Predicted 3D model of a 101-nucleotide RNA (c-di-GMP-I-GGC riboswitch aptamer) from a Candidatus Atribacteria bacterium. Rfam family: c-di-GMP-I-GGC riboswitch aptamer. Its Rfam clan is "c-di-GMP_I riboswitch clan". The sequence was found by an Rfam model in a public genome assembly. Lineage of the source: Bacteria > Pseudomonadati > Atribacterota > Atribacteria.
[in-house]
RNA sequence: ACUGAUAAAGGCAAACUACCCGAAAGGGUAGGACGCAAAGUCAUGGGCCUAAAAUGUAUCGAAGGAUAGAAGGAUACAUGAUGGUCGCCAGACCGCCGGUU
Numbered sequence: 001a002c003u004g005a006u007a008a009a010g011g012c013a014a015a016c017u018a019c020c021c022g023a024a025a026g027g028g029u030a031g032g033a034c035g036c037a038a039a040g041u042c043a044u045g046g047g048c049c050u051a052a053a054a055u056g057u058a059u060c061g062a063a064g065g066a067u068a069g070a071a072g073g074a075u076a077c078a079u080g081a082u083g084g085u086c087g088c089c090a091g092a093c094c095g096c097c098g099g100u101u
Stems, first nucleotide, its partner, number of pairs: 001100004011036002016031006034087001040093003044090003047085003052082001054079007
């Protein structure tokens, strides 16, 4: 530097369950193992997930003499990361054991 076999020592831990955090996606701890040779670290690029805030549209809608119906508010839908995912891909950094050179 390349590589991961039927080796060894070890490591991590999907689904699911309980509790906690969060609007959600998701995360933490414990149990539990589907898998993983980087399933170690970093959300940097792409992808994917979510949609609280924000924006837009529609509807509702008190006060009012009436017409019209604003701001604020409620509901639905759409858009959309300041959210998340490294166990989707790429990139960066670091690393155990064996084999080959």